[in-house]
Molecule: transfer RNA
Organism: Candidatus Falkowbacteria bacterium
RNA sequence: GGUCCCUUCGUCUAGUGGUUAGGACAUCAGGUUUUCAUCCUGAAAACAGGGGUUCGAUUCCCCUAGGGACUG
Numbered sequence: 001g002g003u004c005c006c007u008u009c010g011u012c013u014a015g016u017g018g019u020u021a022g023g024a025c026a027u028c029a030g031g032u033u034u035u036c037a038u039c040c041u042g043a044a045a046a047c048a049g050g051g052g053u054u055c056g057a058u059u060c061c062c063c064u065a066g067g068g069a070c071u072g
Stems, first nucleotide, its partner, number of pairs: 001071007010025004018055001027043005048064005
C1' cells in the first nucleotide's frame, strides 16, 4: 500500500428502515435497616464525525478518524 471487520449510556451488550434506542453492572435519590451491606422502588446517562439515498437511517451507501485481522 491492498482487502475485510468493528465503533451504541461510565463499562459490557441487544437492536436486519418507522413507536419513547432496551438490558446488566456501576452512579445518584428514596424506602427498608440502630448503622453499613443486602433487598425494593425510582432517576440520570449513549448511536465515532461528515455527507448521500429514502417520506423516514442506529440500521443501506461513500468519505474521514480510531482500533483489529489477513496480505504484497